[in-house]
């Protein structure tokens, strides 16, 4: 530092105004919110040097997969959304700007933002043990 077995711990955010009705936090105006890996333009910020290299840290919701959920049950299934413009040798990631999307069940009425499965369960992080190169 790397790999294998059991192990601990930690893993998810939003409805505030108005409006219409008997009744919506669900409908109709504003508004609010972004899990996890990887990618990170030669970005960016600190620190260190200060020629050059480097160390930390940050960097997508729609770019590539993952996960909650739903179907089947032997497996194999299905699951959302992006364009313009700028800079630049090059953008799906940087700067602007204007869109668009959001699992199942329940509700006096249709829910990304209430309540329920869920004190759950997970993508994965992270530490510590063990063997073994």
């Nucleotide at each position: 530092c790397c790999g294998u077995a059991a192990c601990u711990u930690c893993g998810g955010g939003g409805c505030g105004g108005g409006g219409u009705g008997u009744g919506a936090u669900u409908c109709c105006c504003c508004a609010c919110c972004g899990g996890c890996g990887g990618u990170g333009a030669u970005g960016c910020a600190u620190c260190g040097a200060c020629u050059u290299g480097g160390a930390u840290g940050u960097g997508a919701g729609c770019c590539c997969g993952c996960g909650a959920g739903c179907a089947a049950g032997g497996a194999a299934g299905c699951a959302g959304a992006a364009c313009c413009g700028g800079u630049g040798a090059g953008a799906a990631u940087c700067c602007g700007g204007u869109g668009c999307c959001g699992a199942c069940g329940g509700u006096u009425a249709a829910a990304g933002u209430c309540c329920g499965g869920a004190u759950g369960g997970a993508a994965g992080a992270a530490g510590a043990u063990u063997c073994g190169a």

This is a predicted structure of a 133-nucleotide RNA (FMN riboswitch aptamer (RFN element)). The sequence was found by an Rfam model in a public genome assembly.